[in-house]
RNA sequence: CCAGUUGACCGGGUGGCCGCGCCGGCUUGUCGCAAGACAGGCUUGCGAGGAAAGUCCGGGCUCCAUCGAAAUACGGUGACGGCUAACAGCCGCCGGGGGCGACCCCAGGGAAAGUGCCACAGAGAGCAGACCGCCCGCGGAGCAAUCCAAGGGUAAGGGUGAAAGGGUGCGGUAAGAGCGCACCGCGGGACUGGCAACAGGACCGGCAUGGCAAACCCCACCGGGAGCAAGACCAAAUAGGGAUGACGCGGGGUAACCCGGCCGCUUUUCGAGGCCAGUCAUCCGGGUUGGUUGCUCGAGGACGCUGGCAACAGCGUUCCCAGAGGAAUGGCCGCCACGUCCGCCCUUUCGGGGGCGGGCCCUACAGAACCCGGCUUACAGGUCAACUGGCGCU
RNA sequence: GGCGGAGUAGCUCAGUUGGUUAGAGCAGUGGAAUCAUAAUCCAUGUGUCCCCAGUUCAAAUCUGGGCUUCGCUACCA
Numbered sequence: 001c002c003a004g005u006u007g008a009c010c011g012g013g014u015g016g017c018c019g020c021g022c023c024g025g026c027u028u029g030u031c032g033c034a035a036g037a038c039a040g041g042c043u044u045g046c047g048a049g050g051a052a053a054g055u056c057c058g059g060g061c062u063c064c065a066u067c068g069a070a071a072u073a074c075g076g077u078g079a080c081g082g083c084u085a086a087c088a089g090c091c092g093c094c095g096g097g098g099g100c101g102a103c104c105c106c107a108g109g110g111a112a113a114g115u116g117c118c119a120c121a122g123a124g125a126g127c128a129g130a131c132c133g134c135c136c137g138c139g140g141a142g143c144a145a146u147c148c149a150a151g152g153g154u155a156a157g158g159g160u161g162a163a164a165g166g167g168u169g170c171g172g173u174a175a176g177a178g179c180g181c182a183c184c185g186c187g188g189g190a191c192u193g194g195c196a197a198c199a200g201g202a203c204c205g206g207c208a209u210g211g212c213a214a215a216c217c218c219c220a221c222c223g224g225g226a227g228c229a230a231g232a233c234c235a236a237a238u239a240g241g242g243a244u245g246a247c248g249c250g251g252g253g254u255a256a257c258c259c260g261g262c263c264g265c266u267u268u269u270c271g272a273g274g275c276c277a278g279u280c281a282u283c284c285g286g287g288u289u290g291g292u293u294g295c296u297c298g299a300g301g302a303c304g305c306u307g308g309c310a311a312c313a314g315c316g317u318u319c320c321c322a323g324a325g326g327a328a329u330g331g332c333c334g335c336c337a338c339g340u341c342c343g344c345c346c347u348u349u350c351g352g353g354g355g356c357g358g359g360c361c362c363u364a365c366a367g368a369a370c371c372c373g374g375c376u377u378a379c380a381g382g383u384c385a386a387c388u389g390g391c392g393c394u
Numbered sequence: 395g396g397c398g399g400a401g402u403a404g405c406u407c408a409g410u411u412g413g414u415u416a417g418a419g420c421a422g423u424g425g426a427a428u429c430a431u432a433a434u435c436c437a438u439g440u441g442u443c444c445c446c447a448g449u450u451c452a453a454a455u456c457u458g459g460g461c462u463u464c465g466c467u468a469c470c471a
Stems, first nucleotide, its partner, number of pairs: 001390010012336007020047003024043008049365001053376002056374005061227004068270004074223005080092004094108001095106004109218002114216002116212003131158002133154004139148003166184006185207001186205003191200003231293004241284007250259003260276004286470003300319008339360009395467007404420004413451001422438005444460005
């Protein structure tokens, strides 16, 4: 210098003028006895994001009166260890795959519990399979070479397929074959190391049951449902209406109490508890289209120290950082920076680099809607750090 | 904002334990028949199965992500 990998960050800056939302302060006018209400004016402070997005996971919060235990069904997750409020997230590590390498990717339990599927092609597709070929060959033809051929042997070769029941070599054989042997692969494995996944492995076994679980299923673990349009309060208005359905109008006892029914949004059981009244659900019809609250100080941000390989945790200091509700955060101008185009000049290792002037763009993806932690997706351009490969020079 | 569904030929829809070349009706095109048109009859073409990845020998179908589109959802009595 070129090519690349990983991680972190920015995503216009500044000045002036005008404008918008919220909180606070000061103040004017009108009404009111007052408290205060309504309508304005000036002003301090604050005012979108790394994804605010998709709504894909996990929580907080609220309601279902309480949501405890177990089973079934359903859904999800899936090596191991850790982090976390929790997670399908993150970190570390293991195994497999890719890359020369930095590094990247993996829904990564079980196919020897069982069921199912493996189309087409092919002789044969799941406790394999003789189509061609190879070999032996009763018998026959022929002088012979050889040919026909009953019946057998054979998975080395051809061919089909995604897949044909270890691979290479030597021996062996009529031809072959783990039939025998060596190496590699595979299965089991005393023992060793590691918290573990797992790794190594003396020795044993000629090899014996291929793939699919993002097919059913088995194993382990997790999960009650709905969602701020949840929910609470106030005000206004209306026909406090109608239809259908479910469960009921509890029983005994003088009483204490006992029995029974309903209530958990898949169902059932148990425990604790609530209710025993008319309640609940759906539909049709009617009214309103208002206000307050939930609402933003939070698993919060920044910096430092300590522990840890890291994710992260602890401690200290410091900061307050949108809370609107059909929805504010914008517009114009000047300068600068960046990018790009044109012209001129200088320089060069011919790839390029630098300076001056002018034009354009003055930005990409995109905008909070109860709040957090993640993931995924979109993104013009730029900065920094670490590392890898190649070339050149010293 | 929240929740749920759908996407297959020009249109409306079938098609799922994953399998050979994905179908039906209407529409279109050509022909027959008719003096001519319609109806009728015969023949025929038509696909990024919304897109991109993954699992698998094999994906319209199974899984994940994205895009487009539709529906429901306020309060009071």
This is a predicted complex of two RNAs, RNase P RNA and transfer RNA, with 471 nucleotides together. The coordinates come from a structure-prediction model, not an experiment, and the mean pLDDT is 76. It holds a member of the Rfam family "Bacterial RNase P class A". It is annotated as a ribozyme.